The RNA shown here (Lysine riboswitch aptamer) has 178 nucleotides and comes from Halobacillus sp. BAB-2008.
The sequence is in RNAcentral, with records from Rfam and Ribocentre.
Its mean pLDDT, the model's own confidence on a scale to 100, is 78.
Formats: sequence, C1' cells, structure tokens
RNA sequence: AGUAAGGAUAGAGGUGCAAUGACAUCAGUACGCAUACGGAGGAGAAUGAGCUCUGAAGAUCGAUGCGGAAAGGGGAAAUUGCCGAAGCUUCUCGAAUCUCAUCUUCCUGAAGCUGGUUCUGAUACUGAAGAAGUGCAGGACUGUCAUAUAGGAGACUAUAUGGAGGGCUAUCUUACGC
Repeated sequence: AGUAAGGAUAGAGGUGCAAUGACAUCAGUACGCAUACGGAGGAGAAUGAGCUCUGAAGAUCGAUGCGGAAAGGGGAAAUUGCCGAAGCUUCUCGAAUCUCAUCUUCCUGAAGCUGGUUCUGAUACUGAAGAAGUGCAGGACUGUCAUAUAGGAGACUAUAUGGAGGGCUAUCUUACGC
C1' cells in the first nucleotide's frame, strides 16, 4: 500500500428534513335544547360476554327548528432544532377508553425498507377525503462514489452505465499486515 459493512470527530447535498404554527378541512357532522310524530327498548367508541345506569312520568332511532365542537390527518410566513435529517411497515414492554378478550389510540424498545426533491398513475394500503402520506410502476432534476470513453501536462471536465445514507468528503485513530 492494503484488509477489518473497524472506531471517533467535523462536514456536504437543496423546491433538503422535523417541531411549533395562523388557517382550511373534518362539519353545519358529533353533541345539546325545543317541538310534533311515534310506542319499546336504549347508553357506557366498535364486536362478543359481563357489570352499571336509563326508559310507558314515553326513552332510543328518524324529522324540523335554534345553537354547535374536538381529536387524528393537512399546513403559508416566521422561528427553532437538524443533514438518517426524517418517513413508512412489522413485532414488542407499558398505559387509556366501566371490566375481560379482540380492535382503536398513546407510548417504550427492536428489526426491515427508502440517497434527496419532483411529476404521472381512478395502482395497493392508511385516511372522512378527489387532501396528505407510504409502497409499487414509469419519467425528470440533483448530490455522491465506482467503472468505461473522450478531452487535458496535471488538477480536473464532459458523457454513458451502475451502486446506495451501513453511502460520500476531510482529519485523527484501533487491530492485522508490511
């Protein structure tokens, strides 16, 4: 020199990422009150079982009128923190909804996938959604490295193909080896 998907620190990519966020959506929905109709069940998110309430002093559902949300999802400017930033999927510890099981939501940890942005797709999934996201298929742009070709004295530049963030650049460093 090299090898070990070695280690540490500092960096780069650009319509870069996340949080907060006015606001829009959810929705004139849920829900509350009133009125008439009506006549037996109904509520505690969903399903099953239980438990507790509630209803002939007329409930629930539905109709009309008057009021009228929230969560999750999205998100301009700006600020802050950042460059596996982060997102998604699966599994898992724990918690919440009256109890148990499933489900749902939140949360802890693990594994896997994605270099970044963007466009198209009545494609699959999540979702209230024709929003948005993720995956998939196809295209464009872009950073980076490798290889090939061309140019160049060289530094390097251009083009093509390919790889993946476990990458790339810089410095330091460990072990082996010499």
The same sequence occurs in records of 2 taxa.